This is a predicted structure of a 1517-nucleotide RNA (small-subunit ribosomal RNA) from an uncultured bacterium.
Rfam family: Bacterial small subunit ribosomal RNA. A reference for the family is Cannone et al. (2002), "The comparative RNA web (CRW) site: an online database of comparative sequence and structure information for ribosomal, intron, and other RNAs", BMC Bioinformatics.
The sequence is in RNAcentral, with records from ENA and SILVA.
[in-house]
RNA sequence: CACGGAUCCAGAGUUUGAUCAUGGCUCAGGACGAACGCUGGCGGCGUGCCUAACACAUGCAAGUCGAGCGGGGACAUGCGACGGAGCGGAAGUUUUCGGAUGGAAGUGAAGAUGUAUGUUCUAGCGGCGGACGGGUGAGUAACGCGUGAGCAACCUGUCCCUUACAGGGGGAUAACACAGCGAAAGUUGUACUAAUACCGCAUAAGACCACAGCAGGACAUCCUGCGGGGGUCAAAGGAGCAAUCCGGUAAGGGGUGGGCUCGCGUCCGAUUAGAUAGUUGGUGAGGUAACGGCCCACCAAGUCGACGAUCGGUAGCCGACCUGAGAGGGUGAUCGGCCACAUUGGGACUGAGACACGGCCCAAACUCCUACGGGAGGCAGCAGUGGGGAAUAUUGGGCAAUGGGGGGAACCCUGACCCAGCAACGCCGCGUGAGGGAAGAAGGUUUUCGGAUCGUAAACCUCUGUCCUUGGUGAAGAGAAAGAGACGGUAGCCAAGGAGGAAGCCCCGGCUAACUACGUGCCAGCAGCCGCGGUAAUACGUAGGGGGCGAGCGUUGUCCGGAAUGAUUGGGCGUAAAGGGCGCGUAGGCGGCCCGGUAAGUCUGGAGUGAAAGUCCUGUUUUUAAGAUGGGAAUUGCUUUGGAUACUGUCGGGCUUGAGUGCAGGAGAGGUAAGUGGAAUUCCCAGUGUAGCGGUGAAAUGCGUAGAGAUAGGGAGGAACACCAGUGGCGAAGGCGGCCUGCUGGGCUUUAACUGACGCUGAGGCACGAAAGCGUGGGUAGCAAACAGGAUUAGAUACCCUGGUAGUCCACGCUGUAAACGAUGAUUACUAGGUGUGGGUGGACUGACCCCAUCCGUGCCGCAGUUAACACAAUAAGUAAUCCACCUGGGGAGUACGGCCGCAAGGUUGAAACUCAAAGGAAUUGACGGGGGCCCGCACAAGCAGUGGAGUAUGUGGUUUAAUUCGAAGCAACGCGAAGAACCUUACCAGGUCUUGACAUCGAGUGACGUACUUAGAGAUAGGUAUUUCCUUCGGGACACGAAGACAGGUGGUGCAUGGUUGUCGUCAGCUCGUGUCGUGAGAUGUUGGGUUAAGUCCCGCAACGAGCGCAACCCUUGCUAUUAGUUGCUACGCAAGAGCACUCUAAUAGGACUGCCGUUGACAAAACGGAGGAAGGUGGGGACGACGUCAAAUCAUCAUGCCCCUUAUGACCUGGGCUACACACGUACUACAAUGGCCGUAAACAGAGGGACGCAAUACAGCGAUGUGGAGCAAACCCCUAAAAGCGGUCUCAGUUCAGAUUGCAGGCUGCAACCCGCCUGCAUGAAGUCGGAAUUGCUAGUAAUCGCGGAUCAGCAUGCCGCGGUGAAUACGUUCCCGGGCCUUGUACACACCGCCCGUCACACCAUGGGAGCCGGUAAUACCCGAAGUCAGUAGUUCAACCGCAAGGAGAGCGCUGCCGAAGGUAGGAUUGGCGACUGGGGUGAAGUCGUAACAAGGUAGCCGUAAGCUUCAC
Repeated sequence: CACGGAUCCAGAGUUUGAUCAUGGCUCAGGACGAACGCUGGCGGCGUGCCUAACACAUGCAAGUCGAGCGGGGACAUGCGACGGAGCGGAAGUUUUCGGAUGGAAGUGAAGAUGUAUGUUCUAGCGGCGGACGGGUGAGUAACGCGUGAGCAACCUGUCCCUUACAGGGGGAUAACACAGCGAAAGUUGUACUAAUACCGCAUAAGACCACAGCAGGACAUCCUGCGGGGGUCAAAGGAGCAAUCCGGUAAGGGGUGGGCUCGCGUCCGAUUAGAUAGUUGGUGAGGUAACGGCCCACCAAGUCGACGAUCGGUAGCCGACCUGAGAGGGUGAUCGGCCACAUUGGGACUGAGACACGGCCCAAACUCCUACGGGAGGCAGCAGUGGGGAAUAUUGGGCAAUGGGGGGAACCCUGACCCAGCAACGCCGCGUGAGGGAAGAAGGUUUUCGGAUCGUAAACCUCUGUCCUUGGUGAAGAGAAAGAGACGGUAGCCAAGGAGGAAGCCCCGGCUAACUACGUGCCAGCAGCCGCGGUAAUACGUAGGGGGCGAGCGUUGUCCGGAAUGAUUGGGCGUAAAGGGCGCGUAGGCGGCCCGGUAAGUCUGGAGUGAAAGUCCUGUUUUUAAGAUGGGAAUUGCUUUGGAUACUGUCGGGCUUGAGUGCAGGAGAGGUAAGUGGAAUUCCCAGUGUAGCGGUGAAAUGCGUAGAGAUAGGGAGGAACACCAGUGGCGAAGGCGGCCUGCUGGGCUUUAACUGACGCUGAGGCACGAAAGCGUGGGUAGCAAACAGGAUUAGAUACCCUGGUAGUCCACGCUGUAAACGAUGAUUACUAGGUGUGGGUGGACUGACCCCAUCCGUGCCGCAGUUAACACAAUAAGUAAUCCACCUGGGGAGUACGGCCGCAAGGUUGAAACUCAAAGGAAUUGACGGGGGCCCGCACAAGCAGUGGAGUAUGUGGUUUAAUUCGAAGCAACGCGAAGAACCUUACCAGGUCUUGACAUCGAGUGACGUACUUAGAGAUAGGUAUUUCCUUCGGGACACGAAGACAGGUGGUGCAUGGUUGUCGUCAGCUCGUGUCGUGAGAUGUUGGGUUAAGUCCCGCAACGAGCGCAACCCUUGCUAUUAGUUGCUACGCAAGAGCACUCUAAUAGGACUGCCGUUGACAAAACGGAGGAAGGUGGGGACGACGUCAAAUCAUCAUGCCCCUUAUGACCUGGGCUACACACGUACUACAAUGGCCGUAAACAGAGGGACGCAAUACAGCGAUGUGGAGCAAACCCCUAAAAGCGGUCUCAGUUCAGAUUGCAGGCUGCAACCCGCCUGCAUGAAGUCGGAAUUGCUAGUAAUCGCGGAUCAGCAUGCCGCGGUGAAUACGUUCCCGGGCCUUGUACACACCGCCCGUCACACCAUGGGAGCCGGUAAUACCCGAAGUCAGUAGUUCAACCGCAAGGAGAGCGCUGCCGAAGGUAGGAUUGGCGACUGGGGUGAAGUCGUAACAAGGUAGCCGUAAGCUUCAC
């Protein structure tokens, strides 16, 4: 120099059957001074009492200077007087002449003492520092903090620069000594002494003070400089041989640090609205470093406040930190800046600086010592202790580094600091091994038993060495001569050893990554939300497996985020929460057109500031990272200055379109006051008149023979004003309605004369304000809360009825609320149309008509647009603008407390605790409605026959029982499973028996099993006698037995685990899909509509077009015909045989019917109606056939089956019993009650469909009969079972009978091993109830109902049941109002488990929070008064005193004492405010199954709701 960089937004679950939107709750993320649970290898860097500003043992945390001073001590040296060891050897004496003795002079050690010098230590005086550093956050809502300014109103030790100076004196005082006091702490007296201690004098550049002057400047008071004379004011020395150095004094400048003032910013509460007396200002004086009510005297009455004063609550503030895309929100640990505090409160002293953490005084509380007299203390410094607490460390090392104090320095001091220790408390890094390894080992888990999975995981093989252990080496940190390292033998490096020592935690239903088994059984438990658990739990617990993170992982707490859920960015208010009931109007906010000035807002450039650290970007450095460090960006702000002038503001000028005024016109239930009218109700009077009136669903109370009601006449009185009358008019809203009059408000139109923005909105404020209600006084006809009576009802304090008082009316005053609604604030402008209506005006016209245009109002429809949708749509909920009000989940609650208002009722303002995960809106699909419309069905109606009454049969309930096995339960259980319980069946009960079993499979052994007879026994069973294998491919198999196991077995449970099957709505006409279209969507459309049909059948229309499952048809049967075929059938052959196949019939194939034809109606359609033809006519009759689905419908006892349960029994066998009981209740049937009948007789009356060999059985015979004997015929169109009612004749004559047949007796028959419990039939005898059935209720529309018999299945026997068959054979249907069921459309809904729904309140019980409450106990802040410590200040009669003056006396000055003001703590008093407790009491909330009712949701059965009032036991009325 260039380039690059400092940049970014995710949603989900949960209201519903589903949907959209609203709305809350919850989750996923990040963070932390954290704590807790489980676990825990290493290192680096950080961090660590958030609680009791609670109390503190012990040690340490502030000293230093001898180069300021005197003194003292120690050491060394010198000197002096002592001292005298030792050395020395004279004189003398003596001699063996070698010497011996002697001890003088001299010299002189130790020691002791004094002095001097040097070194060193230091108690005291003195100096500097203890105002820094360190701690804490109690107080403080404040110029405290932040930011930016100011001081012309200030100070500043040490430091730097500059200037000038230091002459000469004086008096004391600690220490020390002596003498006292005291337990101690300490203290007193006397005497001595020094200084860089103290005090005068001199000098005065200079500073300061007052006075006079000059110059310059400015910001209001003023400031700066110059200079004149006058006054005041200095000093200290020390070290060194010296040079010099360190100091001293005065002054100026600088620097640093501080003080004060101001603008702006700085939490919550208005349920705190007024506060304030030194208060606000002035003058003067004082005080301070300095301004100032800072203080005082006097004067004035101000000052602050909805732009939130005052009061209350909470809180140290900031840089920053966390979060967030940002704007914001939260926090104020560590680090840094400021402030405040130092046990609590008050006070000053010293000093440059303090009102002072490790100083002083006083008061208070507490602790300690004491000789009881008195003293001492302050960890919110570092460690540490107790305490509190969920919770937070060592009584460590060092001044080596950085920094601080003192000193000239050496150095001393330094719990600042640097390090180490403890703690996963946080961030970052590393490891716990790597590669190979399939028999996919063992083992675990699971399993459909095959397998799958843990899983290359392990074992095993080959390696590596981070961390670890041991040994060796070994720093930087100390930058320039040397020295000096707590950390530390640490980091690092080298070598060796050995996979050896190092993995857990949470989760696995959805959100949210990850699934199985077992256990448990609404239990135990889980849970962040939704929610799991009641026998198959991926949701609990355990295990296996899996997922996530990893030396951590979870939980809890807190904050931000998501949350556009307080919305400036970035929300809303018709119905979801939300428009004030309505106007006038104050403050405020906003405001038309043109021109000019200004430049406050605004925009832009510059300057200052925005500390450092941090964040971010980019380099560098720790091996990396965290961390550290350089640079940059950023710090969105504030101040200042230059410029711009479109817009806003402001000032000035102008304009007329906004607004207003005037002139003219016209509409109106606008208001108010007075008057007046008719109809009607009621009452009164008298008349006519007679027995009722009235009222209701029906009644009754009530009125009426004392004359009602009815009718006609007269009168009284009050209230309201029919028709006109109209989504017509007027008004701000509430509201306003006969007519006339007075007074009066507003709007509209036309005109364009006047004013010239005068406007809009509108917090507070002030008026108005339905009904009800209140006060006073009137009035009162009708109506009518309350009340009374009558009804209704289970009750009926209601709905209905009869009465009836407040009230409704008037005047005056109050209240101030309503679903006061268009659930829609006001104003202005703009944005397609169409069509009504009210009031004006204009044009055109002959014209008041019509028409056209326009303004104002009021409706409907509708486009764009908006909306969650519904809807709105020029009268906006559209597009914009301004202002106001209001909302922020539901409940608690419009409640409580407080305030204000009110006569009261009450209104207004308006919470919290607690509780829920929803509450709510619009729309959708269903379902439902004591909603509507259309339609269908034996649904009703019209008919026929019944049931319900009787007896019997049968099923069920109930009861009983040893057992009366089980199931079925409205329709759709109840002659149902059961098409047939004497044994069996049989599942039940009693008793007797068996245990690999009555039944199946497997392997080993044996060879019998069985049959006949017999014994015991109730039998099962056990024993005895006799008899004794079969097949074979020779391997074996069949069968049987005893023993041991695997296993069998279960009509045991669960139909709410299931399959299958079935019922039902319903043979109802519906149920869906594809594509398209509409809708944000659920969904809709199609499928609705107009017709039509039995039918979503068909036609037409249509944003639908098609299709599927259903309907219909195809199938069977029946009705007609044809053809073919004919035996067992038939017969035109007299019979038989035979023949034949026309007929009947049989059974196969065809035909036939299609609204095809005609007419009418209809949209020319579909179709309907009528007709023809036809056996049959409009799906000909009947059957089979049952859409999507509903009912957790039925069935585990048909069968099958999961799971659970039993296993000498819940299995198996046997005998007997029971399923058949019997006070009763119900269902379904049969038979009857009679004459349309019974009985008797008669006639060769007449079917169809079936069955028949363990069978059907004829003719015949016996019997009254059931039946028996016997047995022809028939495996069936051949034989048999096999008709009745009807017809005809007779009799009975209305009765409990010649009806009816139960019951019972006797005698028989049949089946069967066996008819006692417990079968059927026959004969004789007996002869019950019953005389047509209450409420209620069933079936049936034609070959049907009714009636008559026949057959079959089951079956030894047993049917009044069931399933079929034919014979005879009706009546009625006007019609769809009603009942039931169903279909379609529509409507309402608070239902969706879907009306058997939902849901409200009292009462009772439990728990929870809360209001009131006689009072009781505290806290807090003020106020008034009393007392008054320390202390400053002021005064001063007392007293004391070295420096100065004076010769002295004394003076000046000062101290002590005393007094005064102020003054903390304390005391007293009344209130205020805020808590706790509180007998009792009020409502509220919550709580699977309590009581009473049924208020609401449908027309919710009296439409509901709002305001208000009264009464009642609730919902409520």